Two RNAs folded together computationally: RNase P RNA and transfer RNA, 467 nucleotides in total. It holds a member of the Rfam family "Bacterial RNase P class A".

RNA sequence: UGAGCAAGACAGGCAGGUGCGUAUCCCGUCGAGGGGUGCGAGGAAAGUCCUAACUCCACAGAGCAGCAUGCUGGUUAACGGCCAGUGGGGGUGACCUCAAGGACAGUGCCACAGAAACAAACCGCCUGGCUAUAUAGCCGGGUAAGGGUGAAAUGGUAAGGUAAGAGCUUACCAGCAGCCAGGUGACUGGCUGGCUGGGUAAACCCCAUGCGGAGCAAGACCGAGCAGAGGGAUGAGCAGUUCGCUUGCGAGCUGUUCGCGGGUUGCUCGCCCGUCAACCUUCGGGUUGGUUGCUUGAGGCGUCGAGUAAUCGCCGUCCUAGAUAGAUGCCUGCCGCCCUCUUUCCCGCGAGAGAAAGAGAGUACAGAAUUCGGCUUACGGCUUGCUCAAGCC
RNA sequence: GGAGCCGUGGUGUAGUGGUCUAACAUGUCUGCCUGUCACGCAGAAGAUCGCGGGUUCGAAUCCCGUCGGUUCCG
Numbered sequence: 001u002g003a004g005c006a007a008g009a010c011a012g013g014c015a016g017g018u019g020c021g022u023a024u025c026c027c028g029u030c031g032a033g034g035g036g037u038g039c040g041a042g043g044a045a046a047g048u049c050c051u052a053a054c055u056c057c058a059c060a061g062a063g064c065a066g067c068a069u070g071c072u073g074g075u076u077a078a079c080g081g082c083c084a085g086u087g088g089g090g091g092u093g094a095c096c097u098c099a100a101g102g103a104c105a106g107u108g109c110c111a112c113a114g115a116a117a118c119a120a121a122c123c124g125c126c127u128g129g130c131u132a133u134a135u136a137g138c139c140g141g142g143u144a145a146g147g148g149u150g151a152a153a154u155g156g157u158a159a160g161g162u163a164a165g166a167g168c169u170u171a172c173c174a175g176c177a178g179c180c181a182g183g184u185g186a187c188u189g190g191c192u193g194g195c196u197g198g199g200u201a202a203a204c205c206c207c208a209u210g211c212g213g214a215g216c217a218a219g220a221c222c223g224a225g226c227a228g229a230g231g232g233a234u235g236a237g238c239a240g241u242u243c244g245c246u247u248g249c250g251a252g253c254u255g256u257u258c259g260c261g262g263g264u265u266g267c268u269c270g271c272c273c274g275u276c277a278a279c280c281u282u283c284g285g286g287u288u289g290g291u292u293g294c295u296u297g298a299g300g301c302g303u304c305g306a307g308u309a310a311u312c313g314c315c316g317u318c319c320u321a322g323a324u325a326g327a328u329g330c331c332u333g334c335c336g337c338c339c340u341c342u343u344u345c346c347c348g349c350g351a352g353a354g355a356a357a358g359a360g361a362g363u364a365c366a367g368a369a370u371u372c373g374g375c376u377u378a379c380g381g382c383u384u385g386c387u388c389a390a391g392c393c
Numbered sequence: 394g395g396a397g398c399c400g401u402g403g404u405g406u407a408g409u410g411g412u413c414u415a416a417c418a419u420g421u422c423u424g425c426c427u428g429u430c431a432c433g434c435a436g437a438a439g440a441u442c443g444c445g446g447g448u449u450c451g452a453a454u455c456c457c458g459u460c461g462g463u464u465c466c467g
Base pairs, nucleotide, nucleotide: 001389002388003387004386005385006384007383008382010380012335013334014333015332016331017330018329020040021039022038023037024036025035026034027033042365046376047375049374050373052371053370054215055214056213057212061269062268063267064266066211067210068209069208070207071085072084073083074082075081086100087098088097089096090095101206102205106204107203108200109199110198122147123146124143125142126141127140128139129138130137131136155173156172157171158170159169160168174196176193177192178191179190180189181188182187219292220291221290222289228283229282230281231280232279235258236257237256238255239254240253241252242251243250244249245248259275260274261273262272263271264270299318300317301316302315304313305312306311336363337362339360340359341358342357343356344355345354347352394466395465396464397463398462399461400460403419404418405417406416411450421437422436423435424434425433443459444458445457446456447455
């Protein structure tokens, strides 16, 4: 100098003018109105992808389905987040990244090529018999070492061994099992053993763990306003008891069974409630105002301490938006930053680089709507540390 | 606030793990036909399947994230 990697903080500044929201104070009024002071968007307020707080509904329980998560340890109110580690993958490197349980529970799939894609002799090699002149042909056996195909072919390499071969034997390597050591653990290292036959679960599935539903248009209060109509269902049996009288029937009440309806917010059982009516359903009518929830909170900042870190603890200090069709804006001046052009100076053989002055254009992404924590996306320049390459000293 | 669906040549669609190099219609372009145009005939170009990752031997297709569009309910 160029190319990168990681982390951090910031989000133009000052002054004047003119507006807006909110809280409060003052002047003034019948009612209006006017003025002062304080405060007034973000790192993402966004997407709504996770998470909880908060609120309402439901809640004896069981099963099935569904969904989510899936290495280990920690952190937290909680999480699928974060931190630290293990193992795999990528990069020369700084560093980045991974849905990373199970393929001896079962099922499915593995195109083309190839003999064969799950339990395999196409060529080849060796060998027995027959025909035949050795060659060659036919029938049979052995062989996964070689060739060939493929992403993948039944551990790899070398030596021994053999008719030819083969973990058949040995050494090393990979994998598996057992034991020992280290580590909280994932796992790592060592020793021993018998030699060891694919992949895919981001295919179905199995295993483990977790999950009631809805969302501030939740919910509470006040005010205003309106009109109801149709359909579903309102049943049956048994027992007890009371009354009536036609003395074996009727009526009422209680309990129970079945049916029906509703709740249990996917389904079934069960449970609860109703069968006096509630309820379900189809259509219709009214309202679209106000107050509250609402912003002091798992809160921010700072010192110290614990911890590798995420994070936590003590103390001190601060109060920092609450609009409701939605306030936080606009204008002017100066300065800052950046880009372009012109002129001058300086370095250099040159290409070019730097400095100063002037002119012009610009100054990112983006706007709270119950709240907190995370994730993701959008976006401007700055600082620090580190890596690689080239050159010079 | 809640729940889905879609993204493939210019346009509209098919393809939902592989036989192939993404298919069809229409449009575009070139040539032929015709006195000329249209129709017709023959041929060609045109897609890195919205984007970025991952799984797999192999991805338009499966999974995750993201961007854009669209529909439904309250």